[in-house]
Context: one part of a larger RNA
RNA sequence: GAACUAACGCUGGCGGCGUGCCUAACACAUGCAAGUCGAGCGGUCACCCUCCCGUAGCAAUACGGGAGACGUGAUAGCGGCAAACGGGUGAGUAACACGUAGCCAACCUAUCCUUCCGACCGGGAUAACUAGCCGAAAGGUUAGCUAAUACCUGAUACGAUCGCCGGGCGGCAUCGCCGGGCGAUGAAAGCAGCAAUGCGCGGAUGGAGGGGGCUGCGCCCCAUUAGCUAGUUGGUGAGGUAACGGCCCACCAAGGCGACGAUGGGUAGCUGGUCUGAGAGGACGACCAGCCACACUGGGACUGAGACACGGCCCAGACUCCUACGGGAGGCAGCAGUGAGGAAUUUUCCGCAAUGGGCGAAAGCCUGACGGAGCGACGCCGCGUGCACGAGGAAGGUCUUCGGAUCGUAAAGUGCUGUCGAGGGGGACGAUUAUGACGGUACCCCUGGAGGAAGCCCCGGCUAACUACGUGCCAGCAGCCGCGGUAAGACGUAGGGGGCGAGCGUUGUUC
Numbered sequence: 001g002a003a004c005u006a007a008c009g010c011u012g013g014c015g016g017c018g019u020g021c022c023u024a025a026c027a028c029a030u031g032c033a034a035g036u037c038g039a040g041c042g043g044u045c046a047c048c049c050u051c052c053c054g055u056a057g058c059a060a061u062a063c064g065g066g067a068g069a070c071g072u073g074a075u076a077g078c079g080g081c082a083a084a085c086g087g088g089u090g091a092g093u094a095a096c097a098c099g100u101a102g103c104c105a106a107c108c109u110a111u112c113c114u115u116c117c118g119a120c121c122g123g124g125a126u127a128a129c130u131a132g133c134c135g136a137a138a139g140g141u142u143a144g145c146u147a148a149u150a151c152c153u154g155a156u157a158c159g160a161u162c163g164c165c166g167g168g169c170g171g172c173a174u175c176g177c178c179g180g181g182c183g184a185u186g187a188a189a190g191c192a193g194c195a196a197u198g199c200g201c202g203g204a205u206g207g208a209g210g211g212g213g214c215u216g217c218g219c220c221c222c223a224u225u226a227g228c229u230a231g232u233u234g235g236u237g238a239g240g241u242a243a244c245g246g247c248c249c250a251c252c253a254a255g256g257c258g259a260c261g262a263u264g265g266g267u268a269g270c271u272g273g274u275c276u277g278a279g280a281g282g283a284c285g286a287c288c289a290g291c292c293a294c295a296c297u298g299g300g301a302c303u304g305a306g307a308c309a310c311g312g313c314c315c316a317g318a319c320u321c322c323u324a325c326g327g328g329a330g331g332c333a334g335c336a337g338u339g340a341g342g343a344a345u346u347u348u349c350c351g352c353a354a355u356g357g358g359c360g361a362a363a364g365c366c367u368g369a370c371g372g373a374g375c376g377a378c379g380c381c382g383c384g385u386g387c388a389c390g391a392g393g394a395a396g397g398u399c400u401u402c403g404g405a406u407c408g409u410a411a412a413g414u415g416c417u418g419u420c421g422a423g424g425g426g427g428a429c430g431a432u433u434a435u436g437a438c439g440g441u442a443c444c445c446c447u448g449g450a451g452g453a454a455g456c457c458c459c460g461g462c463u464a465a466c467u468a469c470g471u472g473c474c475a476g477c478a479g480c481c482g483c484g485g486u487a488a489g490a491c492g493u494a495g496g497g498g499g500c501g502a503g504c505g506u507u508g509u510u511c
Stems, first nucleotide, its partner, number of pairs: 001511004006507005013383006019376002021341001026339003030336003035081003040078002043075005049068008088294003098218007107211003112207002115204004120154001122152002129144006160185006167178004190199003220266003227257003232254006239247001269291004273284004296317005319330004347373001349372003355369001356367004386416004396407004420452001422447005430438001455500005460481003466495005476483002
């Protein structure tokens, strides 16, 4: 000098764009953050409609009760899809975690697209519901009834998988691909519509996108860590997985790693990048983006195409809460917000209008993702706090050699302007038909009138800017050198001056 996720002191007018717990991965009150589909299903409730009965009435009709099919609306339950995304955090991790380049002839993939072939016949349950019982609650239990795109036999099998036989092609060691024959195994679901048809369902091929695994190279400090290792290293077999593999297990062998730094210890999420620097390099990894890991702590599996699953389950532990003492409930490193810690970091805001996501045939519903607003000079950028004229150089302050000098065209005064702000009027783009939170915002026009808007640091040298008084090695200053002990340009105050300016200084950190 530059840069900060900064903080502190003094000061503070406006706007735009960004950005805001670096500390306790400390504990959390409250609300919200993941639902949706009635066009999968049976119910239930309400309304509409029709009929019957009773009462009043001659009747129309009104009121009350009951029954019934369709329809409309709502939806606790069964079922489907989603909940593995999106959002947060950086604890752990020195590792194929990440980056880069490759490999899988060792793999998986719901929804979507392509192509081919199918969807036949049956069955038994169960929630909801009803009744009973237990419990303070959370909840549970018994009996009975019922449906399905829920569940289960059987049939069929173009593909597929497995076994046997035999053919062709290829390669990369194990082998891979294509086609043929025989045998075996395993499928399916309906709904809406008058219909046409649409949406779905099952098997298979290819694709797209997504994931899993393996490898080369790269990846901090300590040798005042020098030896480490028993599933350890390899083999055979078996298990397990989507898949290779000591991944797991039994047996066998005795190997494997290491000064080219094993092992141990410390520290740390990695990267694109960011800061600095002429560069080489050094330091860093906030915001944004990619990957990884984690979700009170530790462990485990279930469901599922996908999890070993932040707002799922089970077990153990610590903590908090409820309890009728028998037993239960919870997990903000989601958005706000609270306490605590700290030098320090925001609203318990608005909206689904846009973009995106889930579900749905759709209407639509949900969405603290997101779009916005609010707060903070935290940062960057822009603008303003006026302009012109005005000397009798006013008053006043300060200094003075007492002549004057300086603040100083500065003020006053005169003439103007109208940025920002204020009041009034109009009023968007963002939205393609409709739909606008932002927002009566931005922007435009009018009115009025200099009015509402300047500070901070410094002035001994480095370093730009000097005098007076006070103080008297005191009080104090200080980045380094150093100032202060009676004329201090270095302390304090004043006048003047220099620098930057809605900021200016200080501290911390990096280069």

The prediction has a mean pLDDT of 87. The part of an RNA shown here (small-subunit ribosomal RNA, 5' domain) has 511 nucleotides and comes from a bacterium. It was read from a public genome assembly.